RNAcentral holds the sequence, with entries from MGnify. This is a predicted structure of a 316-nucleotide RNA (Bacterial RNase P class A) from uncultured Solirubrobacter sp. The coordinates come from a structure-prediction model, not an experiment, and the mean pLDDT is 79. Its Rfam family is "Bacterial RNase P class A". Its family is annotated with dimeric ribonuclease P complex, tRNA processing and ribonuclease P activity in the Gene Ontology. Of the family's consensus pairs, 93% are formed in the model.
[in-house]
RNA sequence: GACCGAGCAGCCGCGGGGGCGCAAACCCUCGAGGAAAGUCCGGACAUCGAAGGGCAAGGUGGUCGGUAACGCCGACCCGGGGAAACCCGCGGGAAAGUGCCACAGAAAAGACACCGCCUAAGGCCGCCCAGCAGGGCGGCCCGGCAAGGUUGAAAUGGUGCGGUAAGAGCGCACCGGCGCCGCGGUGACGCGGCGGCCAGGCAAACCCCACCUGAUGCAAGACCAAGCCGGACCGUUUGCAGGUUGCCCGCCAAGGUCCAGGUCGGUCGCUGAGAUGGAUGGCUGCUCACGACAAAAUCCGGCUUACAGGUCCGCU
Numbered sequence: 001g002a003c004c005g006a007g008c009a010g011c012c013g014c015g016g017g018g019g020c021g022c023a024a025a026c027c028c029u030c031g032a033g034g035a036a037a038g039u040c041c042g043g044a045c046a047u048c049g050a051a052g053g054g055c056a057a058g059g060u061g062g063u064c065g066g067u068a069a070c071g072c073c074g075a076c077c078c079g080g081g082g083a084a085a086c087c088c089g090c091g092g093g094a095a096a097g098u099g100c101c102a103c104a105g106a107a108a109a110g111a112c113a114c115c116g117c118c119u120a121a122g123g124c125c126g127c128c129c130a131g132c133a134g135g136g137c138g139g140c141c142c143g144g145c146a147a148g149g150u151u152g153a154a155a156u157g158g159u160g161c162g163g164u165a166a167g168a169g170c171g172c173a174c175c176g177g178c179g180c181c182g183c184g185g186u187g188a189c190g191c192g193g194c195g196g197c198c199a200g201g202c203a204a205a206c207c208c209c210a211c212c213u214g215a216u217g218c219a220a221g222a223c224c225a226a227g228c229c230g231g232a233c234c235g236u237u238u239g240c241a242g243g244u245u246g247c248c249c250g251c252c253a254a255g256g257u258c259c260a261g262g263u264c265g266g267u268c269g270c271u272g273a274g275a276u277g278g279a280u281g282g283c284u285g286c287u288c289a290c291g292a293c294a295a296a297a298u299c300c301g302g303c304u305u306a307c308a309g310g311u312c313c314g315c316u
Stems, first nucleotide, its partner, number of pairs: 001312004006287007014031006033293001037304002040302005045217004057213005062076005077091001078089004092208002097206002099202003114149002116145003122141008157175006176198002178195007221268004230259005242252003288291001
């Protein structure tokens, strides 16, 4: 890394389909997993919405490829670890801007000086040399420096040589970073040359960049359709007969037929397992290594998690 997940036989039982036609019986046939799990991603499918574009919000984040698609997979690049096989990386941008960096510390980012180093330039004072001019030494002021010490997770490139009053990329060599150029690579990137250009960290802070995303999920949804409510039409003849004051007409109600929406319910969606009170189990015999994690609910592609025991392949 790939795979198996006790095996065989008989009997009984359960569910689907077929013979099969109303049902039953009978016969034949099929009947859980590598994860059916978590429901974490991506799709198919379905209903609603949607001219197009933008904003907001959310997500993804090295490169190239695979794919219907993905946050998945493969190869490669970079960084880290390892002697190696190999493993790990929430791996765009900190040189667009804003913000933050506790405690400690001088200072947490264009600033600063606690200890420290220096007295070359400028000024003052003292002493000494000196005839004058001037010179030497010492102290102070004004100053210079950031090498060393101190703090911290992190201190303004590192090491060395030169240089200097002391220092400093101030100069040089090498190393690191950044930028430009050339070459190689589809690309991430690599190699080489040049330039003292030397720039802290955090984006799982805001933000910027590129790409992606309409909402809801099979309790989606589609069809059939009691009852109740509603609408349209009929409501004729004879006797009796409801409400509208007694009568007629009219209207309402009752009754009948049809229609619309649609509740209960049913069917489909739904499957070479396919339920919707939901099947997939048990017994016996033999054998062994003595049997784990766990069981469908629209369907696929992944990821993650759980797992007794065992098999095979490859590498250090």